[in-house]
RNA sequence: CAUCGAUAAAAGCAAACCAAUCGAAAGGUUGGGACGCAAAACUAUAGGGCCUUCGCGAAAGCGAUGGCAGCCAGUUACCGAA
Numbered sequence: 001c002a003u004c005g006a007u008a009a010a011a012g013c014a015a016a017c018c019a020a021u022c023g024a025a026a027g028g029u030u031g032g033g034a035c036g037c038a039a040a041a042c043u044a045u046a047g048g049g050c051c052u053u054c055g056c057g058a059a060a061g062c063g064a065u066g067g068c069a070g071c072c073a074g075u076u077a078c079c080g081a082a
Stems, first nucleotide, its partner, number of pairs: 004080002012037002017032006035070001041075003047072002049068003053064004
């Protein structure tokens, strides 16, 4: 340095649900709350996937629209036992 990830140390994030709020919706933000997380940090004009609404279609699906990174992925990063 790369890979890897302890019943190590230090720090960190926060699912469901609840309240408030924004949105037509998916969903977002804030507070509470912890199921979990070694990238649960960042990226949605690199890509796949999923969700919303609208249009077309008999259907399969296709196009547009807005979203999701805690689905895969890309980029960067703390610690250091085996």

The prediction has a mean pLDDT of 85. This is a predicted structure of an 82-nucleotide RNA (c-di-GMP-I riboswitch aptamer). It matches the Rfam family "c-di-GMP-I riboswitch aptamer". Rfam's curators write: GEMM was predicted in a large-scale screen for bacterial structured RNA regulatory elements.